RNA sequence: CGCCUAAUCCACGAUCACCAAGGUCGUGGAGCGGGGGACCCAAAAAAGAGAUCCCCAGGGGCUAAUCCCGCGGUGAACCCGCGGGAGGCGCAGACUCUUUUAGCGCCAGCCCGACAGCUAACCCCGCCGGCCAACGAAAGAGAA
Numbered sequence: 001c002g003c004c005u006a007a008u009c010c011a012c013g014a015u016c017a018c019c020a021a022g023g024u025c026g027u028g029g030a031g032c033g034g035g036g037g038a039c040c041c042a043a044a045a046a047a048g049a050g051a052u053c054c055c056c057a058g059g060g061g062c063u064a065a066u067c068c069c070g071c072g073g074u075g076a077a078c079c080c081g082c083g084g085g086a087g088g089c090g091c092a093g094a095c096u097c098u099u100u101u102a103g104c105g106c107c108a109g110c111c112c113g114a115c116a117g118c119u120a121a122c123c124c125c126g127c128c129g130g131c132c133a134a135c136g137a138a139a140g141a142g143a144a
Stems, first nucleotide, its partner, number of pairs: 002131003008030009031127006041117001058115001059112004066086008087107005095142007
């Protein structure tokens, strides 16, 4: 200078010895993102009611980060490993977006705690963290 991600921008005050720049904290605004939550629709059985606690092989949420098959780890796995398939996500020097294609990279992790479909009003929460992909090509639209 850029990239992934919702994870950014602006104003005011204080503070870092003073000015400037910048950082940090507080307050407010804008913007972006997530969850809960009616009618209708969807769904609907396997005794009923109430409270608390624990666990997580019930169920659910964030995220691209899911599903299936084979073999093995075992007696069994939802768990782990090795392969394969489908699917999903990302990739700067002529800007942005969409589609196709080539190559490369990723498919981690975390949360709720027996509980939540959709869902107007309404209510609640987040704005972190990280850079391994850096060589493309074609078509269309827009901007300059």
Overview:
The RNA shown here (c-di-AMP riboswitch aptamer (ydaO/yuaA leader)) has 144 nucleotides and comes from a soil metagenome. The RNAcentral record of the sequence draws on MGnify.